Predicted 3D model of a 529-nucleotide part of an RNA (large-subunit ribosomal RNA, domain I) from a soil metagenome.
Model confidence (mean pLDDT): 81 of 100.

Context: one part of a larger RNA
RNA sequence: GGCGCAUGGGGGAUGUCUUGGCGUCAGAAGACGAUGAAGGGCGUGGAAGACUGCGAAAAGCUCGGGGAAGCUGUCAAACAGGCGUUGAUCCCGAGAUACCCGAAUUAGCGUCCGCUGAAUCCAUAGGUGGGCGCAGGCAACCCGGGGAACUGAAACAUCUCAGUACCCGGAGGAAAAGAAAGAAAAAUCGAUUCCGUCAGUAGCGGCGAGCGAAAGCGGAACAGCCCAAACCGCGGAGGUUUUCCUCUGCGGGGUUGUAGGGCCUUUCACAUGGGAGUUACAAAGCGGUGGCUAGCCGAAUCGGCUGGAAAGCCUGAACCAUAGAGGGUGACAGUCCCGUAGGUGAAAGCCAGCCGUCUCCCGAGAGGUACCUGAGUAGGUCGGGUCACGUGGAACCCCGACUGAAUCCACGGGGACCAUCCCGUAAGGCUAAAUACUCUCUGACGACCGAUAGCGAACUCAGUAGAGCGACCGAAAGAUGAGAAGAACCCCUUCUAGGGGAGGAAAGUGAACCUGAAACCAUGUGCCU
Numbered sequence: 001g002g003c004g005c006a007u008g009g010g011g012g013a014u015g016u017c018u019u020g021g022c023g024u025c026a027g028a029a030g031a032c033g034a035u036g037a038a039g040g041g042c043g044u045g046g047a048a049g050a051c052u053g054c055g056a057a058a059a060g061c062u063c064g065g066g067g068a069a070g071c072u073g074u075c076a077a078a079c080a081g082g083c084g085u086u087g088a089u090c091c092c093g094a095g096a097u098a099c100c101c102g103a104a105u106u107a108g109c110g111u112c113c114g115c116u117g118a119a120u121c122c123a124u125a126g127g128u129g130g131g132c133g134c135a136g137g138c139a140a141c142c143c144g145g146g147g148a149a150c151u152g153a154a155a156c157a158u159c160u161c162a163g164u165a166c167c168c169g170g171a172g173g174a175a176a177a178g179a180a181a182g183a184a185a186a187a188u189c190g191a192u193u194c195c196g197u198c199a200g201u202a203g204c205g206g207c208g209a210g211c212g213a214a215a216g217c218g219g220a221a222c223a224g225c226c227c228a229a230a231c232c233g234c235g236g237a238g239g240u241u242u243u244c245c246u247c248u249g250c251g252g253g254g255u256u257g258u259a260g261g262g263c264c265u266u267u268c269a270c271a272u273g274g275g276a277g278u279u280a281c282a283a284a285g286c287g288g289u290g291g292c293u294a295g296c297c298g299a300a301u302c303g304g305c306u307g308g309a310a311a312g313c314c315u316g317a318a319c320c321a322u323a324g325a326g327g328g329u330g331a332c333a334g335u336c337c338c339g340u341a342g343g344u345g346a347a348a349g350c351c352a353g354c355c356g357u358c359u360c361c362c363g364a365g366a367g368g369u370a371c372c373u374g375a376g377u378a379g380g381u382c383g384g385g386u387c388a389c390g391u392g393g394a395a396c397c398c399c400g401a402c403u404g405a406a407u408c409c410a411c412g413g414g415g416a417c418c419a420u421c422c423c424g425u426a427a428g429g430c431u432a433a434a435u436a437c438u439c440u441c442u443g444a445c446g447a448c449c450g451a452u453a454g455c456g457a458a459c460u461c462a463g464u465a466g467a468g469c470g471a472c473c474g475a476a477a478g479a480u481g482a483g484a485a486g487a488a489c490c491c492c493u494u495c496u497a498g499g500g501g502a503g504g505a506a507a508g509u510g511a512a513c514c515u516g517a518a519a520c521c522a523u524g525u526g527c528c529u
Stems, first nucleotide, its partner, number of pairs: 001528009015514001016479002020449002022446007029438002032136001039101003042055003046079001049075003061095006070083003108134009141172001142170005152159001156206001182189002193220005203211002224430003227374001231252009257408001259373003262369007273362005285357005290351004295344003301317002303314003318335002320324001326338003379403007389415001410425005466473001486513001489501004
């Protein structure tokens, strides 16, 4: 020096654990804000810092309810000073207070009303005051207005990615859509939405890449209504024809496609009856009931042994069970604790269905008449867009420009167009449920993770430390022990580090603390050289 073994150091792998995450299901909720939000700043304790709470009334104040013997939040023990069976701390409900910034507002905008009031007589613009409303925020979902490129086509331009990402506006707990000018096909169906199928079909497509239906059928859920007009009545304004005409407000009437309604004539019927209702179809409560926001009751075990400790063992002797889910307790507990099954509970606030009260509504037929049934609309031409459909034979739907009907013997559609036939009634509006999502709350669960995993974040202090001018990027870091019992006292020492005794079940559990692998280092020893 090499190799091996042993003992240590070093290091923090592995094992075990879980305070934290992830996901699924069900229910709730989707709140908030000019009565000042979300989010911050600064304060606030006897006591320095941080978290939490709170706001100059500042870890809190008042009232009501619950509850019980301790309390003065946490890191974090002690001290100081207090509170509490005259019921504190704590939990729930209601209220008071609530600094500064922040929509941030002594402003702005919309609408209604009043006053005033130019050029310009009336009027209008404008000014001014008041009432009401809006604003800002919000994870995803929804609707609308705009709207890419990388990419794919093995290049690339139509095309694709994709009406996606992104930006803007708006609303709701859902939104949107919605009661046929529909879909079909010789038979019919009967608003919308969603799921399965139809079907990767019919089609579209530099017929390339690729895009890609619908009807029908089976289900989920079901709900239908209101205006405008004709006509009648009342009121107002204007007008050359003041028994008339025009405009307008209100009330009645009326709402449809086997057309319906109005008006006129005619026949029958009619309220002790029937129907409906707070989400559309009118609208407001009250009482009861149920639930949410604190809680409460809640069965049944002892002995011995080992051990530091019993829940282990004695297959000792018992008991409960509508409770043998789970967690904790010095090792594995139905009967020790918290709970669990099962019951039970609200002064106050909130919610929902049902019941009662309550509220609203109630004609039908026959004949005649031809009064009404949504106009710069439908349609057309040109230019675009959307439809699975790229201009194609391209219908249907929407937009821009220019045009521009008919009025039920009517009009639109049935994928160019025409005829026949069939279906429907546009140019006004409302509408629950089935459907989408999860910033959040509650409960349950997991062939989900177990500290390089699982959220970035299990940790006094994580969106922190730190980097960046900024947009923004973004960590590492868990475990003594049953209990601090955190090593009194003695000894060595440079009086430090460290070590040896003692104590304690164990200190090789000693705070750089469970287990403690490997690399690497050292000491001792065996063999070889």